[in-house]
Predicted 3D model of a 427-nucleotide RNA (Bacterial RNase P class A) from Candidatus Angelobacter sp. RNAcentral holds the sequence, with entries from ENA. The organism belongs to Candidatus Angelobacter, within Bacteria. Rfam family: Bacterial RNase P class A. Rfam classes the family as a ribozyme.
RNA sequence: AUGCCGGGCCGGAUGGUCGCUCAAAUCCUGUGAACGCCGGGGGUUUCUCCGGGCAGCGCGGGAGGAGAGAGGAAAGUCCGAACUCCCCAGAGCAGUGUGCCGGAUAACGUCCGGGAGGGUGAAUUCAAGUUCACUCGACGGAAAGUGCCACAGAGAAUAUACCGCCCUGGUCAACCGGCCGGGGUAAGGGUGAAAAGGUGCGGUAAGAGCGCACCGCCCGGACAGUAAUGUCCGGGGCAGGGCAAACCCCACACGGAGCAAGACCAAAUAGGAAGGGAUUCCGUCAGCAAUGCCGGAAGCGUUUCUGCUCGAAGCGCCAAACCUUCGGGUAGGUCGCUUGAGCCGGACAGCAAUGGCCGGCCUAGAGGAAUGACCGUCGGCGGCGGCAACGCCGUUACAGAAUUCGGCUUAUAGGCUCGGCAUCACU
Numbered sequence: 001a002u003g004c005c006g007g008g009c010c011g012g013a014u015g016g017u018c019g020c021u022c023a024a025a026u027c028c029u030g031u032g033a034a035c036g037c038c039g040g041g042g043g044u045u046u047c048u049c050c051g052g053g054c055a056g057c058g059c060g061g062g063a064g065g066a067g068a069g070a071g072g073a074a075a076g077u078c079c080g081a082a083c084u085c086c087c088c089a090g091a092g093c094a095g096u097g098u099g100c101c102g103g104a105u106a107a108c109g110u111c112c113g114g115g116a117g118g119g120u121g122a123a124u125u126c127a128a129g130u131u132c133a134c135u136c137g138a139c140g141g142a143a144a145g146u147g148c149c150a151c152a153g154a155g156a157a158u159a160u161a162c163c164g165c166c167c168u169g170g171u172c173a174a175c176c177g178g179c180c181g182g183g184g185u186a187a188g189g190g191u192g193a194a195a196a197g198g199u200g201c202g203g204u205a206a207g208a209g210c211g212c213a214c215c216g217c218c219c220g221g222a223c224a225g226u227a228a229u230g231u232c233c234g235g236g237g238c239a240g241g242g243c244a245a246a247c248c249c250c251a252c253a254c255g256g257a258g259c260a261a262g263a264c265c266a267a268a269u270a271g272g273a274a275g276g277g278a279u280u281c282c283g284u285c286a287g288c289a290a291u292g293c294c295g296g297a298a299g300c301g302u303u304u305c306u307g308c309u310c311g312a313a314g315c316g317c318c319a320a321a322c323c324u325u326c327g328g329g330u331a332g333g334u335c336g337c338u339u340g341a342g343c344c345g346g347a348c349a350g351c352a353a354u355g356g357c358c359g360g361c362c363u364a365g366a367g368g369a370a371u372g373a374c375c376g377u378c379g380g381c382g383g384c385g386g387c388a389a390c391g392c393c394g395u396u397a398c399a400g401a402a403u404u405c406g407g408c409u410u411a412u413a414g415g416c417u418c419g420g421c422a423u424c425a426c427u
Base pairs, nucleotide, nucleotide: 001423002422003421004420005419006418007417008416009415010414012378013377014376015375016374017373018372020069021068022067026063027062028061029060030059031058032057035056037052038051039050040049041048042047071398075409076408078407079406080405081404082403083258084257085256086255095254096253097252098251099250100114101113102112103111104110115139117136118135119134120133121132122131123130124129140249141248145247146246147243148242149241162189163188164185165184166183167182168181169180170179171178172177197215198214199213200212201211202210216238217236218235219234220233221232222231223230224229262335263334264333265332272326273325274324275323276322279298280297281296282295283294285292286291299317300316301315302314303313304312305311342361343360344359345358346357348355349354379396380395381394382393383392384391385390
């Protein structure tokens, strides 16, 4: 220098024109009396009662426009919370999720540190292995039970004899060798994701934990560590293949819905409730009665004659129109709404995640949903031309808030930076 892997950070700058959303000061205006003020009364000071509405003030309307205006993921909605409403005696079953240990945190399936394990590289060893560096992850239990292990292969869990190796009987006239048999063997080959501890030496007819050493494993003990676990000592030739992201077992946790949550104000129209509108008497009949049918009188209401009064006539007094009040709810409006597990800087504690402390800052808040469009200048990257300075052309990603946070995952032109490894060049 280049490439690969992993971590962190940035992700255009600036000016003009026209627009969009929110919006401080200020001004105009309506209205009110909680506070303040003014006037009056009572009381031992800060207290209290009554009245007022020019200005202050509160609640609205209008003008105005200082100033501000997307992200590292605003995305997926996959986890965890805040907040809100609904539900909720206690216990159990079912279901779902999580799963080495310790810590961080409001919480988490997240993060940090550690342990054990897998992979890659280097060093070392006769070899197995060991050590170091980097890296990976749903990492409880397979010695409770059930189940599964495709294809290939002789054999896949009661191990297995296909090729081979060894011993041996017969036979081919004999050696070598071939053929037909009887046995031994899990060392070698082959199949497979996986073949029943591994490596080396001895041993053997050939082999084999058959014996020994080392490594691994199991059992017991001691020590170290908060723990996961590790180290050492002793014993045992070695049992108990893998899969729990198959059922299952163990431990722990778990109510539901989501800002279209939810709260408040509240039209028009149509429903609902209460009151007014809107009453008494007599007689016949039915009935025990309340009451009902029919008829009549008065009264009230209403219509017409006639604009008004009187009068007359009709109709009604079952009920309705209509009026007043109340209540639910819709449209609409307001709140929830952005000051918060907040952001920036500093030093401190801690290996770190993170924490508390000090100082500073306020940074979108829309609702059929603003944050844009166009034109310059300067950048970044690529290509072409040029000795060079430079010029021309192209390109500049992924994507866009919607109650708010903490994570995870996914997308992302181009660039900066840190660590590791490899290669090349120079000293």
The coordinates come from a structure-prediction model, not an experiment, and the mean pLDDT is 76. The gene name in the source record is rnpB.